[in-house]
RNA sequence: CGGAGCUGACAGGGGAGCCGAUCCGGCUGAGAGUGCGGAACCGUCCGCAGACCCUCAAACCUGAUCCGGGUAGUACCGGCGUAGGAAGUCGUCUGCCGCUGUCG
Numbered sequence: 001c002g003g004a005g006c007u008g009a010c011a012g013g014g015g016a017g018c019c020g021a022u023c024c025g026g027c028u029g030a031g032a033g034u035g036c037g038g039a040a041c042c043g044u045c046c047g048c049a050g051a052c053c054c055u056c057a058a059a060c061c062u063g064a065u066c067c068g069g070g071u072a073g074u075a076c077c078g079g080c081g082u083a084g085g086a087a088g089u090c091g092u093c094u095g096c097c098g099c100u101g102u103c104g
Base pairs, nucleotide, nucleotide: 001098002097003096004094005093007091008090009089010088011055012054013053014052017027018026019025020024034049035048036047037046038045039044060085061084062083066079067078068077069076
């Protein structure tokens, strides 16, 4: 000096599903809609804030109302998949790795 990892600041990205008797309860999950405001014909949708996750890729999106297994259903496992897309900079630290210089 570079890499890797840790961590911080600021900035940015993202989703909110399934089941039942649906005001409520159950399941998975980091998170499953908390607050304020607005729109709309009830269902609902939008914006801002909060919680959570993620920033070079295992956040998340597309193909996809996909295919096989599995489940009460989602979840989950495998395929698709070496797929396509997806948001970053500056610092801190190190019983780590590499390179280089100086002195003995």
This is a predicted structure of a 104-nucleotide RNA (TPP riboswitch aptamer (THI element)) from Glycomyces sp. L485. The coordinates come from a structure-prediction model, not an experiment, and the mean pLDDT is 76. The sequence was found by an Rfam model in a public genome assembly. Taxonomically the source falls in Glycomyces (Bacteria, Actinomycetota, Actinomycetes, Glycomycetales).